[in-house]
RNA sequence: GAGUUUGAUCAUGGCUCAGGAUAAACGCUGGCGGCGCACAUAAGACAUGCAAGUCGAACGAACUGAGACAUGAGUUUACUUUUGUUAAAGUUAGUGGCGGACUGGUGAGUAACACGUAAGUAACCUGCCUAUCAGAGGGGGACAACAGUUAGAAAUGACUGCUAAUACCGCAUAUGCCAUAAUUAUCGCAUGAUGAUUAUGGGAAAGGAGAAAUCUGCUGAUAGAUGGGCUUGCGACUGAUUAGCUAGUUGGUGAGGUAGAGGCUUACCAAGGCGACGAUCAGUAGCCGGACUGAGAGGUCAGACGGCCACAUUGGGACUGAGAUACGGCCCAGACUCCUACGGGAGGCAGCAGUCGGGAAUAUUGCGCAAUGGAGGAAACUCUGACGCAGUGACGCCGCGUGCAGGAAGAAGGUCUUCGGAUUGUAAGCUGAUUUAGAGAGGGAAGAAGAAGGACAGUACCUCUAGAAUAAGCUCCGGCCAACUAUGUGCCAGCAGCCGCGGUAAUACAUAGGGAGCAAGCGUUAUCCGGAUUUAUUGGGUGUAAAGGGUGCGUAGACGGAAGAACAAGUUAGUUGUGAAAUCCCUCGGCUCAACUGAGGAAGAGCAGCUAAAACUAUUCUCCUUGAGUACUGGAGAGGAAAGUGGAAUUCCUAGUGUAGCGGUGAAAUGCGUAGAUAUUAGGAGGAACACCGGUGGCGAAGGCGACUUUCUGGACAGAGACUGACGUUGAGGCACGAAAGUGUGGGGAGCAAACAGGAUUAGAUACCCUGGUAGUCCACACUGUAAACGAUGGAUACUAGGUGUAGGGUGUGAUAAGCGCUCUGUGCCGUCGCAAACGCAAUAAGUAUCCCACCUGGGGAGUACGACCGCAAGGCUGAAACUCAAAGGAAUUGACGGGGGCCCGCACAAGCAGUGGAGUAUGUGGUUUAAUUCGAAGCAACGCGAAGAACCUUACCAGGGCUUGACAUAUACAGGAAUAUUUAAGAGAUUAAAUAGUUCUUCGGAACUUGUAAACAGGUGGUGCAUGGUUGUCGUCAGCUCGUGUCGUGAGAUGUUAGGUUAAGUCCUGCAACGAGCGCAACCCUUGUUCCUAGUUACCAGCAUUAAGGAUGGGGACUCUAGGAAGACUGCCGGUGAUAAAUCGGAGGAAGAUGGGGAUGACGUCAAAUCAUCAUGCCCUUUAUGUCCUGGGCUACACACGUACUACAAUGGCUACCACAAAGGGAAGCGAAAUAGAGAUGUGGAGCAAAACCCAAAAAAGUAGUCCAAGUUCGGAUUGAAGGCUGAAAUUCGCCUUUAUGAAGCCGGAAUUGCUAGUAAUGGCAGGUCAGCAUACUGCCGUGAAUACGUUCCCGGGCCUUGUACACACCGCCCGUCACACCAUGAGAGUUGGGAAUACCCGAAGCCUGUGAGCCAACGCAAGGGGCAGCAGUCGAAGGUAGAACCAAUGAUUGGGGUGAAGUCGUAACAAGGUA
Repeated sequence: GAGUUUGAUCAUGGCUCAGGAUAAACGCUGGCGGCGCACAUAAGACAUGCAAGUCGAACGAACUGAGACAUGAGUUUACUUUUGUUAAAGUUAGUGGCGGACUGGUGAGUAACACGUAAGUAACCUGCCUAUCAGAGGGGGACAACAGUUAGAAAUGACUGCUAAUACCGCAUAUGCCAUAAUUAUCGCAUGAUGAUUAUGGGAAAGGAGAAAUCUGCUGAUAGAUGGGCUUGCGACUGAUUAGCUAGUUGGUGAGGUAGAGGCUUACCAAGGCGACGAUCAGUAGCCGGACUGAGAGGUCAGACGGCCACAUUGGGACUGAGAUACGGCCCAGACUCCUACGGGAGGCAGCAGUCGGGAAUAUUGCGCAAUGGAGGAAACUCUGACGCAGUGACGCCGCGUGCAGGAAGAAGGUCUUCGGAUUGUAAGCUGAUUUAGAGAGGGAAGAAGAAGGACAGUACCUCUAGAAUAAGCUCCGGCCAACUAUGUGCCAGCAGCCGCGGUAAUACAUAGGGAGCAAGCGUUAUCCGGAUUUAUUGGGUGUAAAGGGUGCGUAGACGGAAGAACAAGUUAGUUGUGAAAUCCCUCGGCUCAACUGAGGAAGAGCAGCUAAAACUAUUCUCCUUGAGUACUGGAGAGGAAAGUGGAAUUCCUAGUGUAGCGGUGAAAUGCGUAGAUAUUAGGAGGAACACCGGUGGCGAAGGCGACUUUCUGGACAGAGACUGACGUUGAGGCACGAAAGUGUGGGGAGCAAACAGGAUUAGAUACCCUGGUAGUCCACACUGUAAACGAUGGAUACUAGGUGUAGGGUGUGAUAAGCGCUCUGUGCCGUCGCAAACGCAAUAAGUAUCCCACCUGGGGAGUACGACCGCAAGGCUGAAACUCAAAGGAAUUGACGGGGGCCCGCACAAGCAGUGGAGUAUGUGGUUUAAUUCGAAGCAACGCGAAGAACCUUACCAGGGCUUGACAUAUACAGGAAUAUUUAAGAGAUUAAAUAGUUCUUCGGAACUUGUAAACAGGUGGUGCAUGGUUGUCGUCAGCUCGUGUCGUGAGAUGUUAGGUUAAGUCCUGCAACGAGCGCAACCCUUGUUCCUAGUUACCAGCAUUAAGGAUGGGGACUCUAGGAAGACUGCCGGUGAUAAAUCGGAGGAAGAUGGGGAUGACGUCAAAUCAUCAUGCCCUUUAUGUCCUGGGCUACACACGUACUACAAUGGCUACCACAAAGGGAAGCGAAAUAGAGAUGUGGAGCAAAACCCAAAAAAGUAGUCCAAGUUCGGAUUGAAGGCUGAAAUUCGCCUUUAUGAAGCCGGAAUUGCUAGUAAUGGCAGGUCAGCAUACUGCCGUGAAUACGUUCCCGGGCCUUGUACACACCGCCCGUCACACCAUGAGAGUUGGGAAUACCCGAAGCCUGUGAGCCAACGCAAGGGGCAGCAGUCGAAGGUAGAACCAAUGAUUGGGGUGAAGUCGUAACAAGGUA
C1' cells in the first nucleotide's frame, strides 16, 4: 500500500496478501565453474583405524653394527669365513626431563560476577621467554630396568639380588630472599605501602656436548612480558494463579586453611541479612562481537568465523604439577557394553572418518605434513584427523552457457472462428558467419624469502583442430497480481493465502492452445522481521466502537508557588582512556568479472577519568504571601444521629341504620354476603408512609436525604483581611462508607407482595389479567459489598466569545420600594472558536496545556475453569487456556417495514340500490377417472382466461395403419419424364396398381415443372419464460420519478422535491441555498351536448303546385339530418373568504360552470409476474422419429369442490288481444322482400340491393283492455317421451331450432362476500364479430330510469411528512433457548502411573583432614632420637534406603458445561410500542 464487516458510507477493529532472510526440508526439473556451508532430532549407543608425543647432547642396560685389530679354518695368496677386542653409526623397553591444563569437540547444565562493559587488587600466583645481580663447594643412600624364584586364565603382580643419572637426601656458603623485633625517611586510599638501617633465626644448586674456544642446562634474587586467580559498579528472559525467604543464615572475636581477601572452615558472642526498585520459588536459556529485518527506534536469532564460560558415560574425590580438581590421567559408586578358567578383569568418538538408531533432514572408514601453526629436541628430525587439499550434496551466494544474424509462400501441423479469417510466428524449414563450456592434441605454473624438496596436480592457464554440434525447466493467468480462450464436468469431481469458485453456456475445477513471470532453477511448507502507528519512547486510546476504579480519607511514590545565596549529583561543552580481530561503510588493490579476498582509512553507543559553565531540576540556607490552612462576623439548606409529637388514608374490632347483593374484568369467574356483606354513622386498635408546598429547587464524597419539635453534630458559601508561611496536588497497597435484594439473632407486621393456591385467557399459559397469600418490606444489632453504583464522561490547577433562566450571599444606585448595574459560589438551557468517525461537547469541555492514578488491545469460549484470599451461606474478588469464527461492534445515510404518529385520497368504509353465496341449467377450473381425457394460466393480477365459437378439420392427445431427403425450403450431380386431368380396382383411409387423354416455352445453348438415386439438409405445439427479443398484466391514470449547475456534508448522501396554503394532480401561489430542466399531470386527438356558415342525394318537406295512396312527383334549401368548417367556457364578470397570492364559496349570464360527460393516452420502476403453444431466438435433445400422412376415438368422462353467468322463485307479476317509439351495425359462395304452403321451425319463391336507396328488421320493456287471486299456482321451466325442421360427406358418442306431451328443484337464500355516485345502478330489447351449423359468453347500441353520500372513528389499498429498527433476499425479514443426533477440545472425578527439585532420618565408598600409630622403615645422627609409612578410629561425604508433605505431567468408570454441524422437535424470548417497552 491492497483485499475483506455494509444496499451504500465514514471511523474503530481483527484476519489475509505483496518484500527481505534461512545450517532448512519436500515436489518437478537439472549443463559448467568459483567461493562458502553441511546431525538443528538421541549430551542416544558405538565395531574398526587414526587424533600426543618427544629427547640417547640427563642415565644405566639391551640389541644391531660399517670399519679397525687380534685369532682360527678353508683355500685359488688374496679372497671367503669363525671367535675375541675396540668402535663410527643406529634402534629403544625402563629411570629421568619437558609436553599430555595447548589444539580439537559439544552446548547438557547454568538466570550466575557465567557473560558484556568499566574499574580495583595497599589481598595474589605466573613453567617456558627477556633483562640484570649473585652462585654452583663437598658428600651419601637407594629404586626401576636387568637376573632368579613365584601367584594368576588374564589384567597385573609379590619376594630376593645387582646398578646409573640433570632421579633422591643431608652438610657448607648466600649483604640479596623469608620470619620475628626495633629505628627512620617519603608517600598513600582506612587497614597501610615503599626505601634505608640493626639484631636473631631459616633457606640453593646438576650437569651435558665439544679437541678446544665455547654453547647449553642448573640455583637464589629483582624487574619485565605473557597467562591467570579474586573483588566491585552497571547492563541483559518470563510468571505475583510464586509474597515472604534465610541458622553458617548476617555481623563480630579467636583459631585454622589458602597463592591470596573472605563464614572459606571451626568455637564463642550478637540477631541480624534479603524483599513490591520483586526476594524466594517455578519455567526457559550458554553469554558476547555480531547476523536477519526495519526509515529509524526497535524486534528476532546466536548455525558458520572470533572472544569468554561450562561439560567430557552419570555422580563424588583427590593426586601430580607453574598451571587441572585433568575429553584420549588416577580412585570410588551407579547404569551399560565386552572378556573370563566365575575367582576376577577391561571400556568411555560432545576429536577425524565411519556404523546403528532417531528424524522431514545433513557428507569420505580419502591424500599430505608441501604451506601456516603447535609439542619435544642443540640440531637433523619425529609427532600433529590442528591445518592444507581432494571427494559427496543446486544447500546458499556469484559468474557463464544452452546459440547469433538474415529471412513471408506469413508453409505444414495445432488452437480458436462471426468460416471471412486470426494466432502460434521470423518462430521453424532455408541461407550465412561464430565456438564460451565440452571433446581430441600440444605446452604448463605461482603457491619454497636460500641448492634440493608440492598433497593439491598434469590442476589452473595458454595454443591448435572439428562441429550448431552435447545442454530448459518450473510456477502462474477471478480480484489483490503481470497474464484468456476452447472443450469436459455439473454444489459432483475438485480448487482455495484472504475474499471466494463449482447446482448445463465455469477467464476460479480438469485438459488443450495461447499468454505472463522467474530461470539451472521454479514452486510449496516451516520459521523470523517488515507492512502492523495492531503494545504507540519516537508513535495510540478510554461519553456511544475494547477501555474511568461505586465513593471518599490517606501511606509509599511521582509531581509541585515567588525572591536571594551556596553546591555541582543530574544537565551541557571540551579533552583523555577504552570500545580485540573479523563484520558493516569508504578508498585502493588480487583472482579474466563477480561472489570471495588483501591493505589502508573512517565510524562507533556505552563506561571510566580530567577540565569548565551554572540557566533548569535535585540538595542546603535565608526570606515572601498569591497556593493551602486557622481565627472572627453572617445568613441558606429533605446533610447526619437520637428522643418525642401530629393529622389524612388503608385495614381490623365493637355497636347502630339498612337489604341483596358486593367485588372484579376486555368479558368473566374464583372470592365476600341472608350466620346480614357492600354502603353509611359513632367509638376504638395497630402498623407503615408523610398529600398540597414541590420547582431540570436545596444538601451530601458517593450511595442517598422530604410531616412537626427538641438535643447533639459534619460540611459548603459570603464578608473583612488578623495569623501560619508552600504546610500543596494525586495517590499503588491500606482503611472507611456504600441502593435494592439476601443472611443471622430478637422484635414488629396495617398496606403491598416473590414463592404458593385458585379463577380466567390460550392450541398450550408453570406468564401478562383477577381473587387470595407467606417470606420480605419496618425496628435493633451484626454480616454481605454488589447495580445501566450513569453525566455510560477519574481527580487537581490555569487559560479560552457571548446570551438567557434559577438558588444562596455581598456591594453600588434608586422613593432606600419595585427595579437596574457589578461581583462570588452552585445548578440548567442555547451558542462562537476549537475538538470529534459522526452523534455531539462547548467556562459544569469531549477545547488549549501540565501533573498523578485507574483501565483497554478482534468476536466467541468467559467474567467461565483451576488456584489463592474474603463470606454463616448465597456468593464476591483476582482471573486463564484449549478450541472456534472472519468478522463482532460504533455513528450516520437511503430504502423497506411497524399490532408507531400526523395529514390526505379512493364505491375503501359509512348511507343506499341491485346482487353473489341456497335452486336448476350453461360455462371455466380443481379433483377423480381414462388408451387419451393435449397444453398453458394459479391470491388480488388463474378459473364465460389463451378459445371472436373442439361433430370431421381445427388437434398439439390416444389406439391402429403407413412413409423416411421426407407434408414444406434451398443448392449440387446423374438418369427419366411435360405438367396435368379423367376413369377403374383393392383398402377404413392414407396409399397402391392399372388404363385413357394430354405433349409447355425457346434466341435450340437451355429454362420452368415433375419422378428416381446420392449427399448437404428439412422437420419438431420436444425442454429451458430462471439464457432471451418482442408483446402483455399489475401496483395505477396512483402523482410521482429524475437530471444539470450551484450550495451543504470527510463520505454514503442531502438540498431542489421540504415548509404555509391550495388542487383531481410535484396543480398553482408564497416563502426558502437554491436556480433551472426532463419524463409523467394538464392541454393538444376522437366522441357527445349548443349555435352558426357552407353543401343538399339515396336524407328532409314549412309554404306553393300535383297526386287514388306513400315526399310518390314538380319544386324548395326553411326544418330534421348528413359532414366539412367555425364559434363557444377562460374562474372571463360580480360579491364573500384568503396573505393584496394561488385558490375557494355564492351568484349572474349561458345549451353547457369550474379537467362539462365519455374515450384513447399508462412516467422511473416492482413482481427472475405471464408467454419458447402467436411470432422470433441462444443452448440442449430427437432424426425409419419427439418428424409426417390417414381412419377412429378423445379434448364433451363424473361420488365431489370452487369461480363466473343465465333463468327463476312471481301480482311493480304471468297469459291473451290491440297499439307505439330507437340507435348502432351487417349483407354477394351474401342479405333475401312481396306472395304462398305449414300450428311452427321452415319450405317454395325470387323482386330489390355491392346499399343515407334494397334486405336483415318484429325493436322490447312501456301503453290500452281482459283474465288469473296467492296456490308449488295460468309462477318456474329443468328433465324426459314422441313427431318434425335446418346446416353439413357425416349430427350415435357430440349441434341448433319447432310442435306436442311431461312439469323437477325453487316460495328471496347461513357464515361470508361483490358491483355501483347519474343518464349511473337496476331493467328492456337490438346488432355485430367468430361461424357451414352452434352463445346464457364477448364487443357494441339505444329505450325506461332511481335511491343515497351525516361524515373519515374503523376495515382495505395508495400518496406525503415524521419516528423506531438488531430488517437490506428488505416482516413471507431477522432471531433465542431446551431437547434429539454426530464430532472436537476442556473442567470435575474413587483413584492409578510417572517425573524433577527439596526436607528429615538410616547406611556410608573413594578421598582430603584430624587423632592414634605398641607394627614397619635405606639416606641425618656414635646413640638417644628426629622423620616417614602401614594399620585403626573419627568429622565431612556420592550413590543407595525409609518417611511424610508440596509441585508437575499422563491416564480414569462416570459426570458438567462449551464449540461446530444444509434442510430434525417444541415454542416465539429479542429487534417496530416486537404485540406485557

Small-subunit ribosomal RNA from an uncultured bacterium, 1477 nucleotides, folded computationally. It matches the Rfam family "Bacterial small subunit ribosomal RNA". Its family is annotated with ribosome and structural constituent of ribosome in the Gene Ontology. The RNAcentral record of the sequence draws on Greengenes. Its mean pLDDT, the model's own confidence on a scale to 100, is 84.